[in-house]
Context: one part of a larger RNA
RNA sequence: UUGGGUUUAAAGGGUGCGUAGGUGGGCUGAUAAGUCAGCGGUGAAAUACUUGAGCUCAACUCGAGAACUGCCGUUGAAACUGUCGGCCUUGAGAGUGAACGAGGCAGGCGGAAUUCGUAGUGUAGCGGUGAAAUGCAUAGAUAUUACGAAGAACUCCGAUAGCGCAGGCAGCUUGCCAGGCCACGACUGACACUGAAGCACGAAAGUGUGGGUAUCAAACAGGAUUAGAUACCCUGGUAGUCCACACAGUAAACGAUGAUUACUCGCUGUUUGCGAUAUACAGUAAGCGGCCAAGCGAAAGCGUUAAGUAAUCCACCUGGGGAGUACGCCGGCAACGGUGAAACUC
Repeated sequence: UUGGGUUUAAAGGGUGCGUAGGUGGGCUGAUAAGUCAGCGGUGAAAUACUUGAGCUCAACUCGAGAACUGCCGUUGAAACUGUCGGCCUUGAGAGUGAACGAGGCAGGCGGAAUUCGUAGUGUAGCGGUGAAAUGCAUAGAUAUUACGAAGAACUCCGAUAGCGCAGGCAGCUUGCCAGGCCACGACUGACACUGAAGCACGAAAGUGUGGGUAUCAAACAGGAUUAGAUACCCUGGUAGUCCACACAGUAAACGAUGAUUACUCGCUGUUUGCGAUAUACAGUAAGCGGCCAAGCGAAAGCGUUAAGUAAUCCACCUGGGGAGUACGCCGGCAACGGUGAAACUC
C1' cells in the first nucleotide's frame, strides 16, 4: 500500500462557518468526453507460456502458436456518468401567522446570608477538634438588638425539565439581537451534502494593564497528628476567585459514539405546537427520557436520538515502552500550544 477498523481493545478533529475538491433529486431533447462493440495499425527480438522437433536424455537449441490484458486511428451504440438546452417540485431556501425557551448582549432593581463598622443590652468566656492547641476575648469578645457599608452568589420553584453548534446558560425586570419548531402552501426552482486549507467561537486554571476584594482560598505562617508529616485535621492568609479590555487555546472539551440522507416491529413517560373539540381518549410534527422486536456486537450492550441496513464526504488508527519526548518549523509577553520522529528495548 491493499485489506480491516475507530462506545469500552490503537483510532471521531472541542465546536461551528466555509474555499478548493469529492459527491449529488424527477422528466425530457441533444451531444458522444468517459463507457461498450466491430474493424485497421502498432504493441522489436530474445526471455516466460502451450505444442512439436533436434543433440542417446536433460540442460541447451530450433519451428509453430497463443500471449503481450496496452496505445493510436476509424466506424458504430446511447442505458449509465459527464457536458449543453428545456421543464418539474418532493430536497433546499424564502414568505405569512401563532406559540416556545436558565439562547446571547447591555442597563436597572430586590431580598436572604456573609464579613466589617457604629451604638445599645450583657458577662466570662468564645471558637475549634477524635481529643487539643495555635487564634479571639475584661482595652468587654461570643450571644443578642438597631442602624450603616461592601462585594459575591441567587434558597424554594427545580424536574433522567428547557435552550444553545460546542464551551455553556438559572433572583426579578426593561431594551436590543439571534434561534429552532409548528401551521398554511401565494414564491424561487436542485439553489444541495460534506469539507483539506482558512476564519471564528471555545470550561477551569494561567498571563498583561487598570479597577475591585465580602466570601472562599493555591503559596506561605502557626497549632496539632506522627517515628517523620514539606500531607490529611485546626487557626490565620496572599495570588486568584469578581469587573473592563487584550492574550492564551487546552480538558475524562464525554454520548469516551463526526456530519448529512433514506429505510427497518412495538410499548411507555414527558416538553412545545397543530388539528378536532366536551374535559377525556385517540391522532400528527419536532424534541427530551425509559423498555423491547428484527438486526448488530467479543461481550457489556446498542436498538427510528442505532453501535441495525445502505450511500456520500471529512477526520483518525496500525504492538507496548522510549514519547506526545527530542530536533526543526509555526504561534505566544511568558507559561506553554500546534506539528511530531529515531536509536534503543520488551